Overview: Model confidence (mean pLDDT): 86 of 100. c-di-GMP-I-GGC riboswitch aptamer, 84 nucleotides, folded computationally. It matches the Rfam family "c-di-GMP-I-GGC riboswitch aptamer". The family has 40 seed sequences and 1,298 matches in Rfam 15.1. The sequence was found by an Rfam model in a public genome assembly.

RNA sequence: AACGAAAACGGCAAACUCUUCGUAAGAAGAGGGCGCAAAGCCACGGGUCCUUAAGAUAGCUUAAGGACAGCCGGGUUACCGAAA
Numbered sequence: 001a002a003c004g005a006a007a008a009c010g011g012c013a014a015a016c017u018c019u020u021c022g023u024a025a026g027a028a029g030a031g032g033g034c035g036c037a038a039a040g041c042c043a044c045g046g047g048u049c050c051u052u053a054a055g056a057u058a059g060c061u062u063a064a065g066g067a068c069a070g071c072c073g074g075g076u077u078a079c080c081g082a083a084a
Stems, first nucleotide, its partner, number of pairs: 003081002011036002016031006034070001040076003044073003047068009
């Protein structure tokens, strides 16, 4: 460098519930724990979703703005150390 153990020290936290914020997608906090070896961070490429406008009125398309990193790539940083 790479890899990832019925390993250690630890970490994160899905659904759901409550509160708050947001038109919405969704976010934050608390509880919770499905899972996760980057489920840390970055919207860079693809994707999905939301809002507005225009065009269509049939699935949708285009533009602008936004959300998702626990959808897939990519970038970047990092704990531990069995086996191969």